The prediction has a mean pLDDT of 82.
This is a predicted structure of a 72-nucleotide RNA (transfer RNA) from Chlorella variabilis.

RNA sequence: UCCUCCAUAGUCUAGUGGCUAGGAUACACGGCUCUCACCCGUGAGACCGGGGUUCAAUUCCCCGUGGGGGAA
Repeated sequence: UCCUCCAUAGUCUAGUGGCUAGGAUACACGGCUCUCACCCGUGAGACCGGGGUUCAAUUCCCCGUGGGGGAA
């Protein structure tokens, strides 16, 4: 320098052009307990940035940023 793949809560991840963006874990509150833990219930929390296509983009396209792999 070129090619390729990836980017979603604090962390790990599912997902598809029209979803309330799902799950696990962590966190907060309540219940249980003499207390803590476990367990049960409830709650808050996410689509890397910019542009384009489209009636509609987290999803498709382009550029960038960061990360993984490969070729020189």

RNAcentral holds the sequence, with entries from Rfam.